[in-house]
Record summary:
This is a predicted complex of two RNAs, RNase P RNA and transfer RNA, with 455 nucleotides together. It holds a member of the Rfam family "Bacterial RNase P class A". The family's RNA type in Rfam is ribozyme. About the family: Ribonuclease P (RNase P) is a ubiquitous endoribonuclease, found in archaea, bacteria and eukarya as well as chloroplasts and mitochondria. Its family is annotated with tRNA processing, ribonuclease P activity and dimeric ribonuclease P complex in the Gene Ontology. The prediction has a mean pLDDT of 76.

RNA sequence: CGGAGGAGGCGGGCGUUCGCUUCCGGCCCCGGCCGGGAGAGGAAAGUCCGGACUCCAGGCGGACAGCACGCCGGGUAACGCCCGGCCGCGGUAACGCGAGGGAAAGUGCCGCAGAGAGCAGACCGCCCCCGUGUCAGCACGGGGGUAAGGGUGAAAGGGUGCGGUAAGAGCGCACCGCUUUCCCGGUAACGGGGAAGGCAUGGUAAACCCCGUGCGGAGCAAGGCCAAAUAGGGAAGCCAAGGGUCGUCCGCCCCCGCAACCCGCUUCGGUGGGGGAGGCUUCCGGGUCGGCCGCUGGAGCCGUGGGGUGACUCACGGCCAAGAUGAAUGAACGCCGCUCCCGAGGGAGCACAGAAUCCGGCUUAUAGCCUCCUUCGAUCG
RNA sequence: CGGGACGUAGCGCAGCCUGGUAGCGCACCUGAAUGGGGUUCAGGGGGUCCGGAGUUCAAAUCUCCGCGUCCCGA
Numbered sequence: 001c002g003g004a005g006g007a008g009g010c011g012g013g014c015g016u017u018c019g020c021u022u023c024c025g026g027c028c029c030c031g032g033c034c035g036g037g038a039g040a041g042g043a044a045a046g047u048c049c050g051g052a053c054u055c056c057a058g059g060c061g062g063a064c065a066g067c068a069c070g071c072c073g074g075g076u077a078a079c080g081c082c083c084g085g086c087c088g089c090g091g092u093a094a095c096g097c098g099a100g101g102g103a104a105a106g107u108g109c110c111g112c113a114g115a116g117a118g119c120a121g122a123c124c125g126c127c128c129c130c131g132u133g134u135c136a137g138c139a140c141g142g143g144g145g146u147a148a149g150g151g152u153g154a155a156a157g158g159g160u161g162c163g164g165u166a167a168g169a170g171c172g173c174a175c176c177g178c179u180u181u182c183c184c185g186g187u188a189a190c191g192g193g194g195a196a197g198g199c200a201u202g203g204u205a206a207a208c209c210c211c212g213u214g215c216g217g218a219g220c221a222a223g224g225c226c227a228a229a230u231a232g233g234g235a236a237g238c239c240a241a242g243g244g245u246c247g248u249c250c251g252c253c254c255c256c257g258c259a260a261c262c263c264g265c266u267u268c269g270g271u272g273g274g275g276g277a278g279g280c281u282u283c284c285g286g287g288u289c290g291g292c293c294g295c296u297g298g299a300g301c302c303g304u305g306g307g308g309u310g311a312c313u314c315a316c317g318g319c320c321a322a323g324a325u326g327a328a329u330g331a332a333c334g335c336c337g338c339u340c341c342c343g344a345g346g347g348a349g350c351a352c353a354g355a356a357u358c359c360g361g362c363u364u365a366u367a368g369c370c371u372c373c374u375u376c377g378a379u380c381g
Numbered sequence: 382c383g384g385g386a387c388g389u390a391g392c393g394c395a396g397c398c399u400g401g402u403a404g405c406g407c408a409c410c411u412g413a414a415u416g417g418g419g420u421u422c423a424g425g426g427g428g429u430c431c432g433g434a435g436u437u438c439a440a441a442u443c444u445c446c447g448c449g450u451c452c453c454g455a
Base pairs, nucleotide, nucleotide: 001377002376003375004374005373006372007371008370009369010368012336013335014334015333016332017331018330020039021038022037023036024035025034026033027032028031041352045363046362048361049360050359051358052357053219054218055217056216066215067214068213069212070211071085072084073083074082075081086100087098088097089096090095101210102209106208107207108204109203110202123150124149125146126145127144128143129142130141131140132139133138158176159175160174161173162172163171177199178197179196180195181194182193183192184191185190223293224292225291226290233284234283235282236281237280238279239278242256243255244254261274262273263272264271265270300319301318302317303316304315305314306313307312337350338349339348340347341346342345382454383453384452385451386450387449388448391407392406393405394404401438409425410424411423412422413421431447432446433445434444435443
């Protein structure tokens, strides 16, 4: 100097004016005015995990099913998150990635191709024997051996080499791998070493399943309080009218008022139609519109110091920093910064994106800029 | 704001649970029948399985992350 990797931060700045929401103070006076203060994010997003909080009457405990997670140790209120380590894979390296328990408990599946796909398998080869033919190296037929080679496949029952054999084969041996066991180091995952065994145990659990751990459900439109008009429900009182009963009329009493009464059907319990059910006052309770609480001071932020490799934690000091509800957080101008265009003076633009109960994470989107560390290469000394 | 379902040919849908060949109807194309059209018959073409990763020998299907559409709750 260049390439690469990792960690962290910022993400337009300042000023003036006019608006919007909210808080405090004052004034008029019950809705405005005046003055002052505050006013989006690292993701406010996706709603994917974990909690706080509230309700399911309250409390304690258990089981089945279902779902999620899964190397080891630690952090945390908790987590599927984070930190440190182990192992495997990728990379020259820095470093990155990994849903990383169990396949010798059981069941299922392994299409096509291929002879054979799961207590394997002779298609081509290789080798031996017998018979026939033959120029005795060969061909054909029959019997047998062989998993070394070819071929199929993602995968063919340890790998390489030497010996051995008719040809072969852990058949024997050496190394590597594997299994069992012992010792040492480490909290552990795991690592190192020794001995024995000729090798049994293909893959798949993001297939069923087994083992271990965790989880009750719903969600601030949770939930609670106040409460209008109208309609409807209940109670009491008053007024008016109707129907029935009586042979008729009148009066009084009585009964009824989704009823009495009339017509039809009937299993005699009922059922269909007609008829009729007015008004006012007071009180009660439910709920709607609306309003209030929940609603932002909290596992909070900043600084210093201590512990820890780290995630994180402890002590002390300081600070308060949006709270809307058809939903505020905006606009204009000037100067500067960056990018682009025409071209030397102007013009355009400023990444992703807008809080909604709150908090801890994850994931996704994000123009550009800054700081630090590490590794590799080249050159110079 | 919260909760749930779906995405496969131009359209409407199966297949997904239990992984190996993507199929049905309408539409489209060609041919026959007709003087011509419709109807009918015979044959045919057409698929990033919403996108990207992962598991697996192998993914429309299983898992994760995004995108889009629809439905429900005062």